[in-house]
RNA sequence: CGCUGCCCAGAGCACUCCCGGGGAAAUCCGGGUUCGCAGAGCCAGGGAGCUACCGCACUCAUCAGCGCGAGUGCCAUGCCCGCCCAGCCGCCAGC
Numbered sequence: 001c002g003c004u005g006c007c008c009a010g011a012g013c014a015c016u017c018c019c020g021g022g023g024a025a026a027u028c029c030g031g032g033u034u035c036g037c038a039g040a041g042c043c044a045g046g047g048a049g050c051u052a053c054c055g056c057a058c059u060c061a062u063c064a065g066c067g068c069g070a071g072u073g074c075c076a077u078g079c080c081c082g083c084c085c086a087g088c089c090g091c092c093a094g095c
Base pairs, nucleotide, nucleotide: 002095003094004093005092012037013036017032018031019030020029021028022027035082039089041088042087045085046084047083049079050078055074056073057072058071059070060069
C1' cells in the first nucleotide's frame, strides 16, 4: 500500500418509541431508550424515495360579479446517505 472481514482488542454510532424545541410539511436538533451496524464515519455529485408553504390549473361553496374560504392535481431551488452508486477520510486482525 492492496485484498479479506467470522474471530481478537480498544472503541464508536444509535433504529424505534417517548419528552422538549425548529419547520407549512417532509424532516432536523437535544435528552432518554438501544433494533441493529465492519465503517449505521463525512459528503446531496448521480439515481431512487419523501414533503408541497408559496405558485399554477381545475372544482366546490358564496355572490349580480370579483374576492375571501375549502378540496383535488401539478410543482423543489426543500428533505433524505441506517435505500443504491460515486467521492473523501479511517480502527483492529489475517494474508